[in-house]
RNA sequence: GCGGGUGUAGUUCAAUGGUAGAACACAAGCUUCCCAAGCUUGUAGCGUGGGUUCGAUUCCCAUCGCCCGCU
Numbered sequence: 001g002c003g004g005g006u007g008u009a010g011u012u013c014a015a016u017g018g019u020a021g022a023a024c025a026c027a028a029g030c031u032u033c034c035c036a037a038g039c040u041u042g043u044a045g046c047g048u049g050g051g052u053u054c055g056a057u058u059c060c061c062a063u064c065g066c067c068c069g070c071u
Base pairs, nucleotide, nucleotide: 001070002069003068004067005066006065007064010024011023012022013021018054026042027041028040029039030038047063048062049061050060051059
C1' cells in the first nucleotide's frame, strides 16, 4: 500500500428500517446480631461525520480504533 472482519451500558452479548434489551457489575432499600446469599428499585449505551428514508443500531459512503490475510 491492497483486501476482509469488527465497533451497542463499567464488562460480556442481543436487537435483519418503527420508543435499544438481558446477564454480571455498581448505588439505594428490605431481610440478617454482622457478612455473604436472596428480593425490590435505580444509574448508565448504538465509535465519528455525511447520505438515503416519513422514520436508521440496522441500508450506502467516508473516516478513526482494533483484529486477520496479501504484498

A computed fold for a 71-nucleotide RNA from an uncultured Pseudomonadota bacterium, annotated as transfer RNA. The coordinates come from a structure-prediction model, not an experiment, and the mean pLDDT is 80. It was read from a public genome assembly.